Predicted 3D model of a 73-nucleotide RNA (transfer RNA) from a Chloroflexota bacterium. The sequence was found in a public genome assembly. It matches the Rfam family "tRNA". The family's RNA type in Rfam is transfer RNA. Model confidence (mean pLDDT): 82 of 100. Lineage of the source: Bacteria > Bacillati > Chloroflexota.

RNA sequence: GGGCCGAUAGCUCAGUCGGAAGAGCGCCGCACUCGCAUUGCGGAGGUCGUGGGUUCGAAUCCCAUUCGGUCCA
Repeated sequence: GGGCCGAUAGCUCAGUCGGAAGAGCGCCGCACUCGCAUUGCGGAGGUCGUGGGUUCGAAUCCCAUUCGGUCCA
C1' cells in the first nucleotide's frame, strides 16, 4: 500500500425484506431478609464510529473517511 471482517446501552453482543433499536450482565429503586447474597417486579441508560448521498422514510443501500482485527505484498 491492497483485500476481507468489525464499530449498536457502562461491558459482551443481537437486529430478518429499508418502516425508526433489543437481550444478557452491570447500575438504581421496591418486595423478600436481622443484614448481605439469591430470587421476583419496575426503572434509568443509545449522535447505531464520522461526514455526505439515495429515499416519503436509513443501524440497514451507495460513496468517502477514522479506528481495531486479520490476510497478502